[in-house]
RNA sequence: UCUUAUCAAGAGAAGCGGAGGGACUGGCCCUGUGAUGCUUCGGCAACAACUCGCGUGAGUGAUGUGCCAAAUCCAGCAGGCAUUGUGCCUGGAAGAUGAGA
Numbered sequence: 001u002c003u004u005a006u007c008a009a010g011a012g013a014a015g016c017g018g019a020g021g022g023a024c025u026g027g028c029c030c031u032g033u034g035a036u037g038c039u040u041c042g043g044c045a046a047c048a049a050c051u052c053g054c055g056u057g058a059g060u061g062a063u064g065u066g067c068c069a070a071a072u073c074c075a076g077c078a079g080g081c082a083u084u085g086u087g088c089c090u091g092g093a094a095g096a097u098g099a100g101a
Base pairs, nucleotide, nucleotide: 001101002100003099004098005097006096007095012041013040014039015038016037020030021029022028024076025075026074027073042068043067044066047064048063049060050059051058052057072094077091078090079089080088081087082086
């Protein structure tokens, strides 16, 4: 980089450190009552894995990842409905994660 599946559920404490962070843009939020980050411990989930069945099903949580503010925080592009503050719905784009190439 490509393919494919999922993304409204779930799960935090301590230590270090000291100003930014939530991918991008806009909005809206979090943050010296200590963010982001790193370490330790804990937890969630069940993609891979394993077991049974063997049918696209059920289970386990030892292992490889992943995750633990807010729906991927919301929107971004196109279409539709209601309406003129905008709201809602569908699909897409972008992104994240797993598996394969």
SAM riboswitch aptamer (S box leader) from Salinicoccus sediminis, 101 nucleotides, folded computationally. The sequence is in RNAcentral, with records from MGnify. It matches the Rfam family "SAM riboswitch aptamer (S box leader)". Gene Ontology term of the family: regulation of gene expression. Taxonomically the source falls in Salinicoccus (Bacteria, Bacillati, Bacilli, Caryophanales).